Small-subunit ribosomal RNA from an anaerobic digester metagenome, 1502 nucleotides, folded computationally. Its mean pLDDT, the model's own confidence on a scale to 100, is 84. The sequence is in RNAcentral, with records from SILVA. It matches the Rfam family "Bacterial small subunit ribosomal RNA". Rfam links the family to the GO terms structural constituent of ribosome and ribosome.
RNA sequence: AGAGUUUGAUCCUGGCUCAGGAUGAACGCUGGCGGCAGGCUUAAUACAUGCAAGUCGAACGGUAACAGUAUUAGCAAUAGUAGCUGACGAGUGGCGGAUGGGUGCGUAACGCGUAUGCAACCUACCCUUAACAGGAACAUAACGUUGAGAAAUCGGCGCUAAUAUUCCAUGUGUUUAUGAAGAGGCAUCUUUUUAUAAAUAAAGAUUUAUCGGUUAGGGAUGGGCAUGCGUAUCAUUAGUUAGUUGGUGGGGUAACGGCCUACCAAGACGAUGAUGAUUAGGGGUUCUGAGAGGAUAUCCCCCCACACUGGAACUGAGAACGGUCCAGACUCCUACGGGAGGCAGCAGUAGGGAAUAUUGGGCAAUGGAGGCAACUCUGACCCAGCCAUGCCGCGUGAAGGAAGACAGUCUUAUGGAUUGUAAACUUCUUUUAUCAUAGAGUAACCACAGGGACGUGUUCCCUGUCUGCAAGUAUAUGAUGAAUAAGCAUCGGCUAACUCCGUGCCAGCAGCCGCGGUAAUACGGAGGAUGCAAGCGUUAUCCGGAUUUAUUGGGUUUAAAGGGUGCGCAGGCGGUCUGGUAAGUCAUGGGUGAAAUUUUACAGCUUAACUGUAAGCGUGCCUAUGAUACUGCUGGGCUAGAGUUUAAGAGACGUAAUUGGAAUGUGAUGUGUAGCGGUGAAAUGCUUAGAUAUGUCACAGAACGCCGAUCGUGAAGACAGAUUACGAACUUAAUACAGACGCUCAAGCACGAAAGCGUGGGGAUCAAACAGGAUUAGAUACCCUGGUAGUCCACGCUGUAAACGAUGAUCACUCGUUGUUGGAUGGCAACAUUCAGUGGCUAAGGGAAACCGAUAAGUGAUCCACCUGGGGAGUACGAUCGCAAGGUUGAAACUCAAAGGAAUUGACGGGGGCCCGCACAAGCGGAGGAGCAUGUGGUUUAAUUCGAUGAUACGCGAGGAACCUUACCCGGGCUUGAACGUAAGACGAAUAUAUAGGAAACUAUAUAGCCUACGGGCGUCUUGCGAGGUGCUGCAUGGUUGUCGUCAGCUCGUGCCGUGAGGUGUUAGGUUAAGUCCUGCAACGAGCGCAACCCUUACACAUAGUUACCAGCACGUUACGGUGGGGACUCUAUGUGAACUGCCUACGCUAGUAGUGAGGAAGGUGGGGAUGACGUCUAAUCAGCACGGCCCUUAUGUUCGGGGCUACUCACGUGCUACAAUGGCAUAUACAGAGGGCAGCAAUCACGUGAGUGUGAGCGAAUCCUCAAAGUAUGUCUCAGUUCGGAUUGGAGUCUGUAACUCGACUCCAUGAAGUGGGAUUCGCUAGUAAUCGCGCAUCAGCCAUGGCGCGGUGAAUACGUUCCCGGGCCUUGUACACACCGCCCGUCAAGCCAUGGAAGCUUGGGGUGCCUGAAGUUCGUGACCGCAAGGAGCGACCUAGGGCAAAACAAGUAACUGGGGCUAAGUCGUAACAAGGUAGCCGUACCGGAAGGUGUGGCUG
Repeated sequence: AGAGUUUGAUCCUGGCUCAGGAUGAACGCUGGCGGCAGGCUUAAUACAUGCAAGUCGAACGGUAACAGUAUUAGCAAUAGUAGCUGACGAGUGGCGGAUGGGUGCGUAACGCGUAUGCAACCUACCCUUAACAGGAACAUAACGUUGAGAAAUCGGCGCUAAUAUUCCAUGUGUUUAUGAAGAGGCAUCUUUUUAUAAAUAAAGAUUUAUCGGUUAGGGAUGGGCAUGCGUAUCAUUAGUUAGUUGGUGGGGUAACGGCCUACCAAGACGAUGAUGAUUAGGGGUUCUGAGAGGAUAUCCCCCCACACUGGAACUGAGAACGGUCCAGACUCCUACGGGAGGCAGCAGUAGGGAAUAUUGGGCAAUGGAGGCAACUCUGACCCAGCCAUGCCGCGUGAAGGAAGACAGUCUUAUGGAUUGUAAACUUCUUUUAUCAUAGAGUAACCACAGGGACGUGUUCCCUGUCUGCAAGUAUAUGAUGAAUAAGCAUCGGCUAACUCCGUGCCAGCAGCCGCGGUAAUACGGAGGAUGCAAGCGUUAUCCGGAUUUAUUGGGUUUAAAGGGUGCGCAGGCGGUCUGGUAAGUCAUGGGUGAAAUUUUACAGCUUAACUGUAAGCGUGCCUAUGAUACUGCUGGGCUAGAGUUUAAGAGACGUAAUUGGAAUGUGAUGUGUAGCGGUGAAAUGCUUAGAUAUGUCACAGAACGCCGAUCGUGAAGACAGAUUACGAACUUAAUACAGACGCUCAAGCACGAAAGCGUGGGGAUCAAACAGGAUUAGAUACCCUGGUAGUCCACGCUGUAAACGAUGAUCACUCGUUGUUGGAUGGCAACAUUCAGUGGCUAAGGGAAACCGAUAAGUGAUCCACCUGGGGAGUACGAUCGCAAGGUUGAAACUCAAAGGAAUUGACGGGGGCCCGCACAAGCGGAGGAGCAUGUGGUUUAAUUCGAUGAUACGCGAGGAACCUUACCCGGGCUUGAACGUAAGACGAAUAUAUAGGAAACUAUAUAGCCUACGGGCGUCUUGCGAGGUGCUGCAUGGUUGUCGUCAGCUCGUGCCGUGAGGUGUUAGGUUAAGUCCUGCAACGAGCGCAACCCUUACACAUAGUUACCAGCACGUUACGGUGGGGACUCUAUGUGAACUGCCUACGCUAGUAGUGAGGAAGGUGGGGAUGACGUCUAAUCAGCACGGCCCUUAUGUUCGGGGCUACUCACGUGCUACAAUGGCAUAUACAGAGGGCAGCAAUCACGUGAGUGUGAGCGAAUCCUCAAAGUAUGUCUCAGUUCGGAUUGGAGUCUGUAACUCGACUCCAUGAAGUGGGAUUCGCUAGUAAUCGCGCAUCAGCCAUGGCGCGGUGAAUACGUUCCCGGGCCUUGUACACACCGCCCGUCAAGCCAUGGAAGCUUGGGGUGCCUGAAGUUCGUGACCGCAAGGAGCGACCUAGGGCAAAACAAGUAACUGGGGCUAAGUCGUAACAAGGUAGCCGUACCGGAAGGUGUGGCUG
């Protein structure tokens, strides 16, 4: 110090989450020791038991217990007597029980903190100063006796003492009253001296040394009171208050004071937050933070409050935890009459709770009370016990040790890696542990004894004796022996650390993002690793990170956020010069800011924690002195701000009145006749009772064409025919006046579109609602015909809009440019300058960007308003305004991890522009109808094996299913297996034949049966190691392929632009088949594609001629390149040439385009082929092959026989043959190319009607074999289900093959079905193409081939053109899409869950008010009773705790029923929004509708 998370990616805004530290903690797992700390956060709930405050005999009377002594009785034990002694129960008296200790209920307060004041006060014990202490008296407890009572306790009579009580005296003094004289201050006043009068004290004990007593002054200590400042939330708490605020008199108090009382006055507090409600002890501190801050209040210290709850006084110097009285609740005892009690002291118990300890030891130390003292008491305190609750320290060993051991884990597995120097093993050490021995310091006082000093004392010093709970502890030494001692969490990213197995959206994890649906580093286990370590994790809470409440240190055009607009009180801020003052401000000094804590330094415990000493800090408050720039206050000036005056000026500025024409509608009337109107098309509607149209007249209401504009005016809303009246603001110019009079503005007041409301008018048009007609699946809409509120006016209300520039007001400053409105000045004018407005572009600057840019969103100043994640929600409740509708103010529970802004790249649009393609159009021929072939679906089946499924599956994998193939089904066999390698062993066989069984495979038996160079070879069998799988996953993969698409695109380097994603280049203007080329340009180049290079075809030439060819020559034949020969030609096969818009004309800047152009075999890519960019479809294929993982292993392997893949109601695709005369049939006859051939092609001859059979020349082939058909010629058929068509069926055969039944092809004879040109729709093709005709080949024994791949023959028609359909390319635009429109997404309804509002009522709580009653007690009054008196009992009055009654308010809880809201993989209805979202959307308002929503009216552009 940051990180993760919104997106396909980016920047920003913004929330959520994490990493850190901390705790009086708790829980889970684990646990060796020590030191120092800490330990009921909840029930201020209730408490059994013990202890926590006593002491003094040197105040007193005394003697219950104990001991001693003396004495009596007794032998003794023992019993008795004597307060005689030590002592001492109970009692009188004194001091102390007001400290110490506990708790945090209450309290928002002078309670606390801090700083002051008391001239308004008190203070026992202590210190100091001064003075004094003489007499007398009456009682009473104890005790004795007696009584009441269960007890607690109480009473009568009698005796007695004091440092108890009372009286008299004295009066240093003190107090009061009246005077006198000074001094001081701060107003009341304070103080000194003095005179007179009055009142007022005392206590003794005793060891003779002391301790006490009284009065008064001072000090110290502790308290009391008052004041300034500071000290929590809520305004959905705005008014509160009657002793209330003040005064006078009186009372009361230690003291001031409405503290109390009588009277008088009417004040006092409050938006600088009164009152009320809720919460809370405050501070030093503690935690965190860079700090400012935020949070906190356990331990320790200070203050406060409380002591079962409430009230009250007494005593005392001082007031009540372990005192008193009363009331209440509760508990206990009881003889029922009455009594007792208060752990928020220390332990402890119950209860509550996630949770917090021993009914311990000791007064040895420190401190306290009493005492002369010894001493006693002390749950304060000091110690110990329990608890990893925290902080700190130590240990669980150290060194060596590689065969890198075994086991474990992983693996590509004969191996390697890891655990890991880890272990074993060797050597060493002994902190800790165990045992043994020794053993401090905390102790010095006091007291006693002795001694010394000089200041001769209640002095000081020294020595000795005495005192230790903890504890035989700390510590030290010795011995033994690695011996006694490691866990927890995590390992997807954040965040250090990775693999295997299991599981399979299950089980589960999770702080956020998220993980899990068969290869999970995220679940569970294991191995390994990482982090911390006697602990480690989790949970809870606080601060931090969070600049995410922003003083330091944020924002408001579009992300949340500028009020609809103005005026304006309070408040805040405020021009220039100068004098005074010194409040703010600044400087210096003083006081205080307790200690502890924190920081620094040093020191003490072996170290640290811990502790001590010193310094510093304590940022504050008070006070003194000084300074005077700025701010404030005050005095005097100024004119630049603001204003007044004068003169001009422009305007849809407002209010009121008058008035005008056009249009519309209606009425009357004329002309006129069949339709009008309306729409995408129609219909409803109007019309022969005369519409629409057209002419004239009349009436009504509303709105104002042209001018008119980026115009003007107004604060905003808003404002438009003309004229008049009244009113207001504004601009310019100039003079004078006045002299800061200013700016902003919470509350308040006023204005405020449309819709809406009330009352009364008005009502032409338009038009929510409503009605009808259409559209539609529906149409509560869009469209049409009607139509009411309303729209208009007057008066009143409402108070909201996308009331927008989504931009508050005011002032100042900061380049340019170009328009325009109104003035002024100069100029003849053009124009220039200037002021005030209103627009465009832009520099700097700003901004997340878009953009803003003198009319700022720039740079500064002042004031106001508003924001703090999305939803819930502008909702609920409350308050307030309103006639209502509703407005203003305005939450929470709950829920999500996002919601959002701007821009980018794509994709998409029922957005736009440009362009292309057999895409449409123009044509030719088909498919869809028939029969058959073939494939698919479906169905069937034991099986009908599997795959391919829109385009891009369906004559596809398959370029050959009778067996085999074959993967499927039924059945029979085999199990190292059907094949192969290797090692070992056995055998001599293998094999053949025969027999038996069998469907075969195979099994069983018999016979025959090896070679050798002797090393072995060969074969079979057995055993071992390696098998095998067309089983699954194409969504784990390689490879290959289809498609977009042979479409023209897809990218990169460097540079430049942008914060960035990205852009530019690649866009633009032309051009092209083309990102083809040209021109321009912040781009310049390049790559993959295009084109070209390659093959073939078309032309020529050269070379070469055998098996091809034959012109000329020769021979020969009936004839034929048959032969010699030739190298001319054709042809063959090698090479070369040829075409490039090269030439011409036209257009054009170029590129290029056009031409019946020339030439040429070929002309603009000459035709065809091969060639397929980056990528998309999670496209296809695990069954062609390969391959990861999973699965089977006497079977999912393998073999054999048979069956099936060929089934058949049906549906679809692709084809063949046809429906005929451009034809069928018959006869005759002409012309190819490319291929194939030895288990082959086969001539010839013979036979057969034929398929074919027999024979077999030639040929491994330019040599031999292999009929071309359409065509042509002639004849026939004559429009018919035919001499068309050939399905189907019967019979007879041929061929292949072990084998044609399921299930082959072909031949002959016979049979002769449907079909007469095919609905909606749809396919191919632009030239040697379509159409048509035949030939060949692969596979193959044969063939279901009409398929596929090739070959040649004959050989057309049409294209105006790009509006439309489909597909594609480029540019641009919108977007809420990015799984990308097969997208996204809204609302009702239905289901489940959750929190919440309303609600008849029910229950509870605290507080206030009124009335009644009223204990104890103080005070006052009275007091016939008691007392000599003082006084008292009693009685009464006031006040009050408590109790009762009543009405109301407030706050909670609960509730039948009810309202909306949120959440929840696959429910229903629609499709409102996002694209022109298919009717642009949205805002306010009104009405309507299952729902989203629709419509009207006004507004906005987002």